[in-house]
RNA sequence: UGCCCCGUAGCUCAGCGGGAGAGCGGCUGUCUUACAAACAGCGGGUCGGCGGUUCGACACCGUCCGGGGCAA
Numbered sequence: 001u002g003c004c005c006c007g008u009a010g011c012u013c014a015g016c017g018g019g020a021g022a023g024c025g026g027c028u029g030u031c032u033u034a035c036a037a038a039c040a041g042c043g044g045g046u047c048g049g050c051g052g053u054u055c056g057a058c059a060c061c062g063u064c065c066g067g068g069g070c071a072a
Base pairs, nucleotide, nucleotide: 001071002070003069004068005067006066007065010024011023012022013021018055026042027041028040029039030038048064049063050062051061052060
């Protein structure tokens, strides 16, 4: 320098262009003498940044940033 993959909740990751979600973790409650487990509920997100396409973008396009890999 070029090419490829990835970037979404605290962590690991899903997500047919029209509801932002799961598991674990956190908090509250029930249960228990207490803890754990179990059960019920709750909160938590500028979807990496900017621009474009579109009636509508986490998704499609461009560019930049960050991480990983390959080639030179």

This is a predicted structure of a 72-nucleotide RNA (transfer RNA) from Rhizobacter terrae. RNAcentral holds the sequence, with entries from Rfam.